[in-house]
RNA sequence: GGACUCGUAGCUCAGCUGGUUAGAGCGCUUGAUUCACAUUCAUGAGGUCGGAGGUUCGAAUCCUCCCGGGUCCACAA
Numbered sequence: 001g002g003a004c005u006c007g008u009a010g011c012u013c014a015g016c017u018g019g020u021u022a023g024a025g026c027g028c029u030u031g032a033u034u035c036a037c038a039u040u041c042a043u044g045a046g047g048u049c050g051g052a053g054g055u056u057c058g059a060a061u062c063c064u065c066c067c068g069g070g071u072c073c074a075c076a077a
Base pairs, nucleotide, nucleotide: 001073002072003071004070005069006068007067010026011025012024013023019057028044030042031041032040050066051065052064053063054062
């Protein structure tokens, strides 16, 4: 330098062929249970989907550029 792939909640990840409101587990808050802790149960908060543009009635999803992680190839030494 080239190709591919990933980026969604604090963490690990779903999210189909673009379409109602962006979800799960763990963690966290509050409450119940307990003498207390743990466990269990219930409840709540937490995101504008890496960034910026574009297409569209409508974008996490499609297109372009950029940023970051990873894999492979090439070149040099």
About this RNA
This is a predicted structure of a 77-nucleotide RNA (transfer RNA) from Candidatus Amesbacteria bacterium RIFCSPHIGHO2_01_FULL_48_32b. The source organism's lineage runs through Bacteria, Bacteria candidate phyla and Candidatus Amesiibacteriota. Its Rfam family is "tRNA". Rfam classes the family as a transfer RNA. Model confidence (mean pLDDT): 80 of 100.